[in-house]
């Protein structure tokens, strides 16, 4: 120097929650607030989880004037990176 790793410090970031705003919705963006975080930076076109379900398909029921309505269920083309694993850049420097 670099990698594994996490003592100090300098900072950083912000869960819940309350305001606004965008969205059917999960969320998301500002502001206030801090449970936490050493990647709580960045990627949701690596994988796997979980959450939604307007539209749109797909099934079932029920009414029907046979046109087509409503209901219930299944699918992400919607998220979520602070669920994991994974890639990928970065501050500092005790052991």
């Nucleotide at each position: 120097u670099u990698c594994u790793c996490g003592a100090a410090a300098c900072g950083g970031c912000a869960a819940a929650c309350c305001c606004g705003a965008c969205g059917a919705a999960a969320g998301u963006c500002g502001g206030g607030g801090a449970c936490g975080c050493a990647a709580a930076g960045c990627c949701a076109u690596a994988g796997g989880g979980c959450c939604u379900u307007c539209u749109g398909g797909c099934g079932g029921u029920g009414u029907c004037a046979c046109g087509a309505c409503a209901c219930c269920g299944c699918c992400a083309u919607g998220g979520c990176a602070g669920c994991c694993u994974g890639g990928u850049u970065c501050c500092c420097g005790a052991a």

This is a predicted structure of a 95-nucleotide RNA (c-di-GMP-I riboswitch aptamer) from a Planctomycetota bacterium. It was read from a public genome assembly, where an Rfam model found it. The coordinates come from a structure-prediction model, not an experiment, and the mean pLDDT is 85. Taxonomically the source falls in Planctomycetota (Bacteria, Pseudomonadati).